Molecule: Lysine riboswitch aptamer
Organism: Macrococcus lamae
RNA sequence: AGUUAGAGAUGAGGCGCGUCAAUCAAGAGUAAGUAAGGUGAGAAUCUGCAAAUACUUUACUGAAAGGGUGAGAUGCCGAAAUCGGAUAAAUUGUUGCAGCAGUUAUCUGGUUGGAUUCACAGGUUAAGAGCUAGGAAUCUGUCAUUAUUUGAUAAUAAUGGAGUGCAUCACUUGUA
Numbered sequence: 001a002g003u004u005a006g007a008g009a010u011g012a013g014g015c016g017c018g019u020c021a022a023u024c025a026a027g028a029g030u031a032a033g034u035a036a037g038g039u040g041a042g043a044a045u046c047u048g049c050a051a052a053u054a055c056u057u058u059a060c061u062g063a064a065a066g067g068g069u070g071a072g073a074u075g076c077c078g079a080a081a082u083c084g085g086a087u088a089a090a091u092u093g094u095u096g097c098a099g100c101a102g103u104u105a106u107c108u109g110g111u112u113g114g115a116u117u118c119a120c121a122g123g124u125u126a127a128g129a130g131c132u133a134g135g136a137a138u139c140u141g142u143c144a145u146u147a148u149u150u151g152a153u154a155a156u157a158a159u160g161g162a163g164u165g166c167a168u169c170a171c172u173u174g175u176a
Base pairs, nucleotide, nucleotide: 002175003174005172006171008169009168010167011166014077016076017075018074019073020072024068032061033060034059035058036057037056038055039054045052046099047098048097049096050095051094080112081111082110083109084108085107086106087105088104090103091102092101093100113140114139115138116137117136118135121132122131142161143160144159145158146157147156148155149154
């Protein structure tokens, strides 16, 4: 020199991951309102008790939210997603009380290297090809092993592993 272990910095993968978001479609001629009628005294609302109101026909007027799209901007490479636990505050489900379920934020443990396609399941919705979990297949990056080729670097092919990984740099530490 190399090598073991530790913590650090800088990076790579690619339709790469998130956040905000112009625009656009749809929601929808729906909800609701007005006018004129009809029916009923009850159905419905996350559960219980109590309360409140309703349903429908014709005509006219006539939305919005959540979700979708993603010009552009921005943060990044456990990016992020998801499951569980703990804590905190406010709040959602017609109103009040109680219950149940949920939303947001922080910490923590586990799983997934990444992307695409297919079918199924779930939830959501006006609908959904968008979302979520696992399954199958394909592609791709990385490392290891084996084989071939090459003067060597490296390349190709096959198999397998996982991001607590991989590459580079320097520091500390043990070993020889």